[in-house]
RNA sequence: AAAAGCGACGGGGAUGGAGUCCCCCCUAAACCGCCGAAAGGCUGAUGGCUCCUGCUGCGAG
Repeated sequence: AAAAGCGACGGGGAUGGAGUCCCCCCUAAACCGCCGAAAGGCUGAUGGCUCCUGCUGCGAG
């Protein structure tokens, strides 16, 4: 000097938060749902699990 690997603080896993586990990134990188050429339309508060809150629908008082 070049290439590769590990990897924390940290960042992220399509709508808020908590616990736990897993995964991705190693710095403009990871990530930023699906269908559609577009117009437009559709689903989900989680990456998994357990919860809180919010939202929607139905029912009762």